[in-house]
Order: sequence, then C1' cells, then structure tokens
RNA sequence: UAUAGAUUUCAGAGGCGAGGUGCAAUUCCUCACCGGUGGUAAAGCCCACGAGCCUUAAAAAGGUUGAUUUGGUGAAAUUCCAAAGCCGACGGUACAGUCCGGAUGAAAGAAAUCAUGA
Repeated sequence: UAUAGAUUUCAGAGGCGAGGUGCAAUUCCUCACCGGUGGUAAAGCCCACGAGCCUUAAAAAGGUUGAUUUGGUGAAAUUCCAAAGCCGACGGUACAGUCCGGAUGAAAGAAAUCAUGA
C1' cells in the first nucleotide's frame, strides 16, 4: 500500500411543549419539534442504497417505496446563505413522522484488529 477473507465494535433510537374543540384526541384544529447510509461544494425533499410494505408455507428471488422552489455568493452548490414551501411504512387507539407494539430486532454502511499478497 492492496483485497477474494475472518473477527469485534458502532450503526441501534431523534422528535408533542402550549392553547382550542370534544364523552373521549401527545391522533382533529392553531403554533411547536425531528430527519438512516454512500456519492456530489456540506442534501429529509438531486443520484444510488437500506429500512418498511406486498407476493411466497418458508427460504431464495421478485415487486413496490414520500417530498422544492425562488433569489444571492462562487470555478463548482435543487447541498452553503436568505426567503417561502413540502414529505414521512405497517398494526393499535378519536384519524399518529413525534404515543404504544413487532423491536432486548435488522440493514445499507462506518471503524478497529487479524490474515493474505506485492
């Protein structure tokens, strides 16, 4: 320094505070708050992936999977700055991104150590 390998750790839990209506709502209404991984000028809403969901007796495999504009700076930004927006699986429950549950779970991926080769 490289990779066809092995082990371990991390990823692994972020966010409803106030008011209103109501028999009942952290679920409705007004304001509030949160944002997995890799890429790229630093990204929830650009590209890719994972999770989730569906098919299946199961596995393998396949399918599906949300949301942004305008202006500024710059060599370069839908990523920065300013402004205004938008989105968020499944089951439960008064209709849930924030409560409870599957989950003392799992992955993309990251790091360390070892091994091997040059």